[in-house]
Order: sequence, then C1' cells, then structure tokens
RNA sequence: AGAGAAAAGCCAAACCCAUUGUAAAGUGGGGACGGAAAGCCACGGGUCUUUGAGGAGACAGCCGGGUUGCCUUGG
Repeated sequence: AGAGAAAAGCCAAACCCAUUGUAAAGUGGGGACGGAAAGCCACGGGUCUUUGAGGAGACAGCCGGGUUGCCUUGG
C1' cells in the first nucleotide's frame, strides 16, 4: 500500500425478559438482521427526547472527521 477471498476469532439489529431513566435511550440475559473497525472519541452535519423558552440530554449500527487495532497479500 492492496484486500476482507480463506482460516481463527470478534461484535450483535429487530423481537422477548429483567432493570435504570419523565423520555430519547442505557445495562444484563436470550436472540441474529447485519458489520472489515458495528473498537474508542459527540469535533462538524444529521436524527431523536425533554423544556413555555433559554437550555439540558440520547444515538459512534446515519454520514464525515480524529485515533487505536485483527487476519491475509505485496513491497
């Protein structure tokens, strides 16, 4: 730098149960639609919740960006 073909592994959408939260949603268990960063970071955009408003929050499995990293091929 290419690639995710093979092998070894990894994560786990919807849905169900428990639990926390006003909520978005989080966590644990079951479960696999998918994922080559579906590891991590709310920096930019976006979506969503909440508030009369200012504001306060959620999402990294929406996109971009940053950062770390696995197998394999070539140098």
Molecule: c-di-GMP-I-GGC riboswitch aptamer
Organism: Desulforhabdus amnigena